Large-subunit ribosomal RNA, domain I from a marine metagenome, 595 nucleotides, folded computationally. The full RNA is in RNAcentral, with records from SILVA.
[in-house]
Context: one part of a larger RNA
RNA sequence: AGCGCACGGUGAAUGCCUUGGCACUAAGAGCCGAUGAAGGACGUAGGAAUCUGCGAAAAGCCCCGGGGAGCUGAUAACCAAGCUGUGAUCCGAGGAUAUCCGAAUGGGGAAACCCGACUGGAGUUAUGUCCAGUAACCAUUGUUUGAACACAUAGAACAAAUGGAGGAAACGUGGGGAAGUGAAACAUCUCAGUACCCACAGGAAGAGAAAAUAAAUAGUGAUUCCGUUAGUAGUGGCGAGCGAAAGCGGAUGAGCCUAAACCAAAAUUGCGUGAUAGUUAACAGACGUUGCAGUUUUGGGGUCGUGGGACUUAAUUUCAGUAACUGUUAUUACUGAUAGAAGUCAGAAACUCAAUGCGUAGACGAAGAACGUGGGAAAGUUCGGGAGACAAGGUAAAACCCCUGUAGUCGAAACGUAUUGAACUUUUUUUAAGUAUCCCAAGUAAUGCGGGGCCCGUGAAAUCCCGCCUGAAUCUGUCAGGACCACCUGAUAAGGCUAAAUACUACUUAGUGACCGAUAGUGAAGCAGUACCGUGAGGGAAUGGUGAAAAGAACCCCGGGAGGGGAGUGAAAUAGAACCUGAAACCGUGUGCUU
Repeated sequence: AGCGCACGGUGAAUGCCUUGGCACUAAGAGCCGAUGAAGGACGUAGGAAUCUGCGAAAAGCCCCGGGGAGCUGAUAACCAAGCUGUGAUCCGAGGAUAUCCGAAUGGGGAAACCCGACUGGAGUUAUGUCCAGUAACCAUUGUUUGAACACAUAGAACAAAUGGAGGAAACGUGGGGAAGUGAAACAUCUCAGUACCCACAGGAAGAGAAAAUAAAUAGUGAUUCCGUUAGUAGUGGCGAGCGAAAGCGGAUGAGCCUAAACCAAAAUUGCGUGAUAGUUAACAGACGUUGCAGUUUUGGGGUCGUGGGACUUAAUUUCAGUAACUGUUAUUACUGAUAGAAGUCAGAAACUCAAUGCGUAGACGAAGAACGUGGGAAAGUUCGGGAGACAAGGUAAAACCCCUGUAGUCGAAACGUAUUGAACUUUUUUUAAGUAUCCCAAGUAAUGCGGGGCCCGUGAAAUCCCGCCUGAAUCUGUCAGGACCACCUGAUAAGGCUAAAUACUACUUAGUGACCGAUAGUGAAGCAGUACCGUGAGGGAAUGGUGAAAAGAACCCCGGGAGGGGAGUGAAAUAGAACCUGAAACCGUGUGCUU
C1' cells in the first nucleotide's frame, strides 16, 4: 500500500409520523363603500422584540344570552401587580369608541405629512393653543333669479344624509383585438373572436312570449340548459381544417305592460259668429270668448293574428248618496259601502304584528373489572356489560364500556332568514251583433354601394347586424318559408318587462378521497409573497420530528472556553438538545492475510 473482518466518524437517504396542502361533495352566502371600504402607516400590555387582537375609551368599554372555576392572547419562560360564586377568563347577539393615510372629498402634497377658513365651546389679562362640527366634484330634485329677444329659454345662486365616485376570486354582457402555431414553405385560410386591454352589471348575467319553426294538403307553439341528431347536411388555396339546424328524449315551466285610434281635463297658439255653434237628451226658459281647429301634458281607453281595437247598438252583483245652468221627464257620470279577485320574485307598492321552522353560543348523552408481562396496557388471559352510540380523536403499545365525542333528544334574551296567517295595498266589468269610418310603433322596413356575422371564404346567397346615398305601405296592408316570380302555408317588425331550469366560488359550515406526506403536497407545514435579487416592471428561496412526561443532566473532575469523564434522570442518553430511524459516497482506529 492492497484485499477482508470488527468498531467508529461524517453525511443525510430510507422507514414511520403530520400541524400543512390538493381535489371534490352537500348546504349557506353571493357583496363591501362618503354612516368613509378593500388595503395599509403609526400606536396600544407593568417589563425589550415580533405575531395576534384592539384604536388616544387602544390584548380592550357597555348591554343581553350561554357557561361554571379558574384567569390576565402566542413565541415563552420568569417576576411583579391584580381579577374571580355580587359568576371572572372564555363563547355568541346587539351597541359604543374607532388616531393618520387610502375613492380620500376644505386647500396642498414626495401616501400615512404640511397649511389655513367659518360656526360653537374650553383656556388665557390678551394673543398663541386645544376640542366638536362644516365646506371637494358630478348628476338629480326643489326654490329664487335671469340674457341675446316680448313671453320664454340658456345661464346663475342657494338648499337637500337624493344618488354617484372606489374595491372584490371566478362566472356574465358589451367595445377593441394579436402572434407563436397548423397548412409539413406561404399569402386566402387556421390558431381565434382565443390570449390580452377597456367599460359595466348581477347573484347570477344574457335570452325570452314568434313579422318563429315546419312542409306530411300534417303538425309544433316564449327563452335557456343537457343528451341525441352528427363529425351528418354543408363549408373549405374543396388543402389544413371548420362545422350546423329541424326533429326526438329530458331539466324547468309564467306570462305580461305600453304606443296609436277614441273620450275628458288643463295650458298655449290661431280663427270666428252675435245666435242656426255650445251648455247630458227632448221641450220651455236662461246664459253668452261659454265655441271651433292645431300643438303639448295628464287621466281614462286599448294591446291582438281563428286579425285586434276604436266606433255604433243591445244586455250585464247589490245598496246608498252626490252631480250634470233652471223646471218636467228620461238618462248618464262620479263617490262610498257590500261582495268577488289578486298581491310585494316580472306585470304598482311599503310598513307592522303573531305563530312555526332554520341559522348565529350551547345542553343531556349507555356500558368493566381482575390476573399476569412490561417503564407504561388500551395488547394477552379469565369472567361481564352497552349498542338508535362498533364514526373519529386522545389517553405512557393496539380502548364500544377512561376522556372528548358519536347515535338520539333538547335549547335563544338578541339579531338574521324562510313559510303561513292577520293587518295592509291594489283592482272590478264582461258578452253578443254590426263593419260605413278611424288606428295598429317612419327617416323605420327596403333597394343600391361597402363591410361584418351566420356551417355558408360572394357564391345562385336568403335570413341577421353596421356605415353611406336614397326611401314605402296600414289589413284589399306587411314580412317570412335560402336568389327571384306565382300559388300555398306561417307570422304580425320597426316600444318595453319577465322567475325557474344554466355558469362560477374570493367566503362560511359539515364532510369525502385506490390524493401528497417535507426535493412531495400550495411558491409558502418554521412570522412567505418573507429573506434576498432587480432603477423598475418583476423574480423569488431554504429550514419539520428529544422524550410518555423536561424528569432538559444538581454535584465532582480535566480545560481559558468549547468539549469531555464521572454522578444523577429516564424503559432507552449510540434518545443529550448539532437530539427518532440513521443507508451510500468519503475519512479513520484495531486486527488478519498478501506484497
Description
The coordinates come from a structure-prediction model, not an experiment, and the mean pLDDT is 82. Rfam family: Bacterial large subunit ribosomal RNA.